[in-house]
Molecule: TPP riboswitch aptamer (THI element)
RNA sequence: GGAAUUUCUUAGGGGUGCCUGCUUUGCAGGCUGAGAUUAUACCCUCGAACCUGAUCCGGUCAGUACCGGCGUAGGAAAAGAGUUUCAAGGCUUA
Numbered sequence: 001g002g003a004a005u006u007u008c009u010u011a012g013g014g015g016u017g018c019c020u021g022c023u024u025u026g027c028a029g030g031c032u033g034a035g036a037u038u039a040u041a042c043c044c045u046c047g048a049a050c051c052u053g054a055u056c057c058g059g060u061c062a063g064u065a066c067c068g069g070c071g072u073a074g075g076a077a078a079a080g081a082g083u084u085u086c087a088a089g090g091c092u093u094a
Base pairs, nucleotide, nucleotide: 002086003085004084006082007081008080009079010078011045012044013043014042017031018030019029020028021027022026050075051074052073056069057068058067059066
């Protein structure tokens, strides 16, 4: 110096839905989830979160979520420092 592993720092990116009731710019309860505006949180930075097509198609659910398709689709945010391992090489000593 190379490849991989993993941690930290800083920086950056992203989502925030569904159902029910009520006195409906809101409040309360329920569901899923890492997260549903307790946020100085949570997830993600290339085996990518998330977005678009999409008020899409099939299954399923109270509904969203979820599973499959679309999908080898189109987009989407990285630097530094350290740890460990691997391969090859150089120098020194015996």